[in-house]
RNA sequence: GGCUUCGUAGUACAACGGAUAGUAUGUAGGUUUCCGGAACCUAAGAUAGUGGUUCGAUUCCACUCGAGGCUA
Numbered sequence: 001g002g003c004u005u006c007g008u009a010g011u012a013c014a015a016c017g018g019a020u021a022g023u024a025u026g027u028a029g030g031u032u033u034c035c036g037g038a039a040c041c042u043a044a045g046a047u048a049g050u051g052g053u054u055c056g057a058u059u060c061c062a063c064u065c066g067a068g069g070c071u072a
């Protein structure tokens, strides 16, 4: 250089083109407890970027950026 897979909360993962993007864990607050742990309740927190297709895009298309694999 060529081909190819991937990029979503702090972390690990979901999400037929259509619901307020969800679950677990972590974090913060609360209940409980003598204190802590456990348990229960509540809250905050994410689609790599730009453009396109579409009534509607996490999903489809193009390019850029980043990570991995194969190959010369």
Base pairs, nucleotide, nucleotide: 001071002070003069004068005067006066007065010025011024012023013022018055027043028042029041030040031039048064049063050062051061052060
The RNA shown here (transfer RNA) has 72 nucleotides and comes from Haliscomenobacter hydrossis DSM 1100. The source organism's lineage runs through Bacteria, Pseudomonadati, Bacteroidota, Saprospiria and Haliscomenobacter hydrossis. Rfam family: tRNA.